[in-house]
Parts: sequence; structure tokens; C1' cells
RNA sequence: GGUAAAGUAGCUCAGCGGGUAGAGCGUUCGGUUGAAGCCCGGAAGGCCGCUGGUUCAAUGCCAGCCUUUACCACCA
Repeated sequence: GGUAAAGUAGCUCAGCGGGUAGAGCGUUCGGUUGAAGCCCGGAAGGCCGCUGGUUCAAUGCCAGCCUUUACCACCA
């Protein structure tokens, strides 16, 4: 340098035939317990990498850019 994949909650990941986003773990509150753990119930937490475009409407489509990973190529 080329190709491909990925980027969504603190972490690991779903969700994409376009209609204002979910799970598990974690955090927190309550229940339970003598007190914890386990277990049960509730809550907070992200507008989806960034910028444009298309559309009545974009996490999902299009373009560019950024980051990570894999493979290939090149140089010394």
C1' cells in the first nucleotide's frame, strides 16, 4: 500500500426486509438471611466510531474519514 471483517450500555454481544434500541455480567435499591453468598423483584446507564448524502423517517442504505483485527504485497 491492497482486500476483508468489526466499531451499539462499564465489559461480552444481540438487533438491520429503514419506523425514536435489548440480553447476560457488572453497578445500585429493595426482599430473603443473625450477617453474607445464592436466589427473587425494581432502577440507573447508550440516541448506535465521526462527517456528509438519500428518505417523511437512518443503528440498518450510499460516500468519505478514523480506530482495531486478519490475510496479501512491498522495502530495508

Transfer RNA from Mogibacterium sp., 76 nucleotides, folded computationally. The source organism's lineage runs through Bacteria, Bacillota, Peptostreptococcales, Anaerovoracaceae and Mogibacterium. The sequence is in RNAcentral, with records from ENA. The prediction has a mean pLDDT of 82. Rfam family: tRNA.